[in-house]
RNA sequence: GUCAGCCGGGCAGUCGCUGUGGAGUAAUUCCACAGAGGAAAGUCCGGGCUCCAUAGGGCAGAGUGCCAGGUAACUCCUGGGGGGCGAGAGCCUACGGAAAGUGCAACAGAAAGGAUACCGCCAGACUGCUUCCCGGUAGUCUGGUAAGGGUGAAAAGGUGCGGUAAGAGCGCACCGCGCGGCUGGUAACAGGCGUGGCGAUGGUAAACCCCGCUCGGAGCAAGGCCAAAUAGGAAUCCAUCGCUGCGGCCCGCAGUGGAUUCGGGUAGGCUGCUUGAAGUCAGUGGUGGCACUGACUCUAGAUGAAUGGCUGUCCUCGACAGAACCCGGCUUACAGACCGACUCAU
Repeated sequence: GUCAGCCGGGCAGUCGCUGUGGAGUAAUUCCACAGAGGAAAGUCCGGGCUCCAUAGGGCAGAGUGCCAGGUAACUCCUGGGGGGCGAGAGCCUACGGAAAGUGCAACAGAAAGGAUACCGCCAGACUGCUUCCCGGUAGUCUGGUAAGGGUGAAAAGGUGCGGUAAGAGCGCACCGCGCGGCUGGUAACAGGCGUGGCGAUGGUAAACCCCGCUCGGAGCAAGGCCAAAUAGGAAUCCAUCGCUGCGGCCCGCAGUGGAUUCGGGUAGGCUGCUUGAAGUCAGUGGUGGCACUGACUCUAGAUGAAUGGCUGUCCUCGACAGAACCCGGCUUACAGACCGACUCAU
């Protein structure tokens, strides 16, 4: 230097807090025992559990994306492959599709994608100059070229040899790329063979998009149970005496009363609540994640919400941080201490 693991002040006394068990008629009191973390955090993924929804399929939307496995499940983990970085141990990797379509690429540059020629190189014609002639040279025009220069992050395969007027996969060798077999591997893929001169397919998809796969929603303030007062509701029974209204009066009709029961539901209380994909140890299988078997253990459960304060003493003088239904991960924070394996240098 790299990787992996582990600890997270110790002891004693004292005063409190929460829960459970016991004593106690009970209020209360007393006794015993237990009482935060590796991240309890962020709430970013996945699942259990609960309620709602749901024939099946599709659209939309979101997530995901090399291969094989692990798992309850995952975007997590393990092993492997490809690519990149490092001298190395090792680390990083959204790593499907750019020959379906659309978009984007500032500046520079001739040209940024079915493109193009600024300088240059080469050929031809014409004109001028030179010259005895052959020829040379300069300019203009037409054409060839993409080797060289120049621009850019990126310029239409790379290097070399041949070839050519100059050039060019134009030809050849190697490398790269496409296609087709073969061999090894479960596969990703690797190796090797043949073949195509490569205008066929430049880059970009954590740009739209396409393809494959996955996904119903809300969350313990979920949900369940008990249930006061007050107000209102329903049913049954009693009273139909009285009062009010209609009416000239009677009958009648409507409203008003009392009791019992029921149901919804507020305050409040109980539950969900901690025994669980649990932990420790041992063994077996496996490279590993993990699985199986056996023995043992019970390890917070609050609800204004406990787990703290003080004193003494010792040391290396103590970081980040506090459960709220529960688990598996990821990410982030962390004073200091310990341990192991490996690498490099001397």

A computed fold for a 346-nucleotide RNA from uncultured Litorivivens sp., annotated as Bacterial RNase P class A.
It matches the Rfam family "Bacterial RNase P class A". The family's RNA type in Rfam is ribozyme. Its family is annotated with dimeric ribonuclease P complex, ribonuclease P activity and tRNA processing in the Gene Ontology.
Model confidence (mean pLDDT): 75 of 100.